[in-house]
RNA sequence: AUGAAAAAUUCAGGAGAAUGAGCAGAAGCUUAUACCGAAGAAGCAAGUCAAUACCUACCGGGGUAUUAGGCGAAACUUUCAGGUCAAAGGACUGAAUUUUGACG
Numbered sequence: 001a002u003g004a005a006a007a008a009u010u011c012a013g014g015a016g017a018a019u020g021a022g023c024a025g026a027a028g029c030u031u032a033u034a035c036c037g038a039a040g041a042a043g044c045a046a047g048u049c050a051a052u053a054c055c056u057a058c059c060g061g062g063g064u065a066u067u068a069g070g071c072g073a074a075a076c077u078u079u080c081a082g083g084u085c086a087a088a089g090g091a092c093u094g095a096a097u098u099u100u101g102a103c104g
Base pairs, nucleotide, nucleotide: 006099007098008097009096010095011094012093013092018033019032020031021030022029023028034084035083036082040080041078042077043076047071048070049069050067051066052065053064054063055062056061
């Protein structure tokens, strides 16, 4: 000194889904039944690993089966949490800056 990937910050964009009743001035609180998925959280497929058994070859391996076994993705699923005027929040996307430093 180039500056991949990762992380943080700032700016911009950013969806979905409700009513009833009571207190009450209300967009607040309580309650009832519904609804949404894109904070967070949880679950798993293919595959792969391990153990055991069997077969095959020969001593390098390979194949099959079993095990509430381990690992194993998401924008999929669950709806615990969160949310259903606005505000806030918001996965994700883009830009900039900073940290760091793969490669050259």
The RNA shown here (Glycine riboswitch aptamer) has 104 nucleotides and comes from a Syntrophomonadaceae bacterium. The source organism's lineage runs through Bacteria, Bacillota, Clostridia, Eubacteriales and Syntrophomonadaceae. The sequence was found by an Rfam model in a public genome assembly. Model confidence (mean pLDDT): 79 of 100. Its Rfam family is "Glycine riboswitch aptamer". From the family's description: This family represents the bacterial glycine riboswitch. Gene Ontology term of the family: glycine biosynthetic process.